[in-house]
Context: one part of a larger RNA
RNA sequence: CCCUCGUUAAGGAACUUUGCAAUCUCACCCCGUAACUUCGGAAGAAGGGGUCCUGGCCAGAUUCUGGCCAGGCGCAGUGAAUAGGCCCAGGCGACUGUUUACCAAAAUCACAGCACUCUGCCAACACGAACAGUGGACGUAUAGGGUGUGACGCCUGCCCGGUGCCGGAAGGUCAAGUGGAGCGGUGCAAGCUGCGAAAUGAAGCCCCGGUGAACGGCGGCCGUAACUAUAACGGUCCUAAGGUAGCGAAAUUCCUUGUCGGGUAAGUUCCGACCUGCACGAAAGGCGUAACGAUCUGGGCGCUGUCUCAACGAGGGACUCG
Numbered sequence: 001c002c003c004u005c006g007u008u009a010a011g012g013a014a015c016u017u018u019g020c021a022a023u024c025u026c027a028c029c030c031c032g033u034a035a036c037u038u039c040g041g042a043a044g045a046a047g048g049g050g051u052c053c054u055g056g057c058c059a060g061a062u063u064c065u066g067g068c069c070a071g072g073c074g075c076a077g078u079g080a081a082u083a084g085g086c087c088c089a090g091g092c093g094a095c096u097g098u099u100u101a102c103c104a105a106a107a108u109c110a111c112a113g114c115a116c117u118c119u120g121c122c123a124a125c126a127c128g129a130a131c132a133g134u135g136g137a138c139g140u141a142u143a144g145g146g147u148g149u150g151a152c153g154c155c156u157g158c159c160c161g162g163u164g165c166c167g168g169a170a171g172g173u174c175a176a177g178u179g180g181a182g183c184g185g186u187g188c189a190a191g192c193u194g195c196g197a198a199a200u201g202a203a204g205c206c207c208c209g210g211u212g213a214a215c216g217g218c219g220g221c222c223g224u225a226a227c228u229a230u231a232a233c234g235g236u237c238c239u240a241a242g243g244u245a246g247c248g249a250a251a252u253u254c255c256u257u258g259u260c261g262g263g264u265a266a267g268u269u270c271c272g273a274c275c276u277g278c279a280c281g282a283a284a285g286g287c288g289u290a291a292c293g294a295u296c297u298g299g300g301c302g303c304u305g306u307c308u309c310a311a312c313g314a315g316g317g318a319c320u321c322g
């Protein structure tokens, strides 16, 4: 010096990306317990008190248990060991679960619930080289498959022009096939053989409609009010339609440490607002939400060798010898 431990004056997060790590707390009994809430919870919330020995008394029990009073001892009575630190606010995900065997456990995935869609049974769909066979299912639309969303609450706006899907006895286009006007080759000929117009000819496509919890999309410029500013209002261009509710510097905000308020002596983080949304937005769901979380973020109390700033001790290494 390294590793694993123990103790530490005064201070107590000043450490640091971060209280990382390590303390504190810890069992049982009694008292007591807020916001919020889906009335179940939150909750062991928080915060207090007690715990040993001796004697007496009381209650109930076959063994024992509980209680009251008085006294006693120690620094300390769950006397050793095992045994929650707590609170406030916010983001995300409802929750228990699941995952990168060996750097990621999460806000990923899943999930009940919701919706769309397919499927009438030899089902759809899937495996398979299959007119086999099998799963689906010894099931039958309250069933099964696919897709998306993701408890619950309040909701889920506008656009069908493009793409997809669904529907459409007309019309256009359209292959093989059918058809055979006509034109060849060859032959004396019968014939053999080749090309071939009209007409006919399915699905598909065109066309006509529908459809968004289908793929997707959801504007620009100019002017205007008796301070100023702003623009309820007007004009104009374009579009299939120009983003509704709600939310908003956000896991989304470039400018940006936006501005204001809060918290601090001091706050690029955090919380509450504002809205100028570079580039939120409604099942690639929007906004809330009790409970839950080895989740992430900010703050506080307690507590501490994290630190000021280091010291001493124990064991094991390192070092020397063997």
Base pairs, nucleotide, nucleotide: 001317002316003315004314005313006312007311008310010308011307014306019303027051028050029049030048031047036041038151052072053071054070055069056068057067058066059065060064073077085301086300087299088298089297090296091295092293093292097109113149114148115147116146117145118144119143125135126134127133152288153287154286155285157218158217159216162215163214164211165210166209167208168207171206172205173204177200178199182195183194184193185192186191219237220236221235222234223233246280247277258274259273260272261271262270
Predicted 3D model of a 322-nucleotide part of an RNA (large-subunit ribosomal RNA, domain IV) from Deinococcus rufus. The prediction has a mean pLDDT of 89. The full RNA is in RNAcentral, with records from ENA.